[in-house]
RNA sequence: CCGUGCUAGAUGGGGAGCUAGCCGUGCCCUGUAACCUGCAAUCGGCGUUAGCAGGGUCGAAUUCCUGUCCGAGGUCUUUUCUGUUUAGGGUCAGGCCGAUCUAGACAGUGCUGAUGAGUGGGUCCUGCGCAACGGAUUCUUCCGAACCGUGUCAGGUCCUGACGGAAGCAGCACUAAGGGAGCUCAUUCGUGUGCCGUAGGGGUGCCUGCUCUGAGCUGGAUGGGUAGGAACCGCUUAGGCAGACUAAGAUCGGAGACAGGUGCACGG
Numbered sequence: 001c002c003g004u005g006c007u008a009g010a011u012g013g014g015g016a017g018c019u020a021g022c023c024g025u026g027c028c029c030u031g032u033a034a035c036c037u038g039c040a041a042u043c044g045g046c047g048u049u050a051g052c053a054g055g056g057u058c059g060a061a062u063u064c065c066u067g068u069c070c071g072a073g074g075u076c077u078u079u080u081c082u083g084u085u086u087a088g089g090g091u092c093a094g095g096c097c098g099a100u101c102u103a104g105a106c107a108g109u110g111c112u113g114a115u116g117a118g119u120g121g122g123u124c125c126u127g128c129g130c131a132a133c134g135g136a137u138u139c140u141u142c143c144g145a146a147c148c149g150u151g152u153c154a155g156g157u158c159c160u161g162a163c164g165g166a167a168g169c170a171g172c173a174c175u176a177a178g179g180g181a182g183c184u185c186a187u188u189c190g191u192g193u194g195c196c197g198u199a200g201g202g203g204u205g206c207c208u209g210c211u212c213u214g215a216g217c218u219g220g221a222u223g224g225g226u227a228g229g230a231a232c233c234g235c236u237u238a239g240g241c242a243g244a245c246u247a248a249g250a251u252c253g254g255a256g257a258c259a260g261g262u263g264c265a266c267g268g
Base pairs, nucleotide, nucleotide: 001268002267003266004265005264006263009058010057011056012030013029014028015027021046022045023044024043035055036054037053038052039051064261065260066259067258068257069256073252074251075250076249077248078247080244081243082242083241084240085239086238087237088236089235092234094233095232096229097228099226100225101224102223103222106219107218108217109216116212117211118210119209120208121207122206123205124201125200126199127198128197129196130194131193132191133190134189135188136187137186139182140181141180142179143178149174150173151172152171157166158165159164
């Protein structure tokens, strides 16, 4: 150096997560070359020598081990942006709500007189009166008493020698208490009734007559100003959740590249 046969070892790896910790199934990335069977996420097997059990293949090398480089990708933190959500802030120049002042245009009205001023009145309150409405009384009329209303009292009853009297039921008539109807004259009570009257009060607002003056006044929307109200939107402060896309940092890190290292036995 070559050949043959063995052994160590290899037969994917990584990330997150689970776990005191390690690995596996499952999820994700890489890669396609990464053996087969059984167990396994309300977990399975181990125990820092850290999957267990069984079977197969390769095997000292480009395949095993170590180091360096490179770096797919994952995870975490910060920054930026977006969406959503929680809490605070109105000493937050903004939208919103109502009030008030003002501007132009528009519409209506106005010399058949706007606005304003003066004066008088109404609307408002109170007292008194009147009317209306409603009720009641009075009045007219009708009904209305077995007996305890009146009058007349058939029959019958009683008194009397007789003459003649007495009481009195029913009936009839008239009435009482009470009830019905009517009238609207009179009396009385009441009132969220009144194009009423009279006296007083009050006077913010509204309406109106007269006199004077002589051109505006009113309305809604819009714009602006002022001071308020509420805290829905917006704004802002501090957070949560999710996503995006970069940037920065940290951490783990496949495949690949380079370098080095590493058995045994036999034979030639």
Bacterial large signal recognition particle RNA from a Thermoactinomycetaceae bacterium, 268 nucleotides, folded computationally. The prediction has a mean pLDDT of 76. Taxonomically the source falls in Thermoactinomycetaceae (Bacteria, Bacillati, Bacilli, Caryophanales). Its Rfam family is "Bacterial large signal recognition particle RNA". From the family's description: The signal recognition particle (SRP) is a universally conserved ribonucleoprotein involved in the co-translational targeting of proteins to membranes. Rfam classes the family as a non-coding RNA gene. It was read from a public genome assembly, where an Rfam model found it.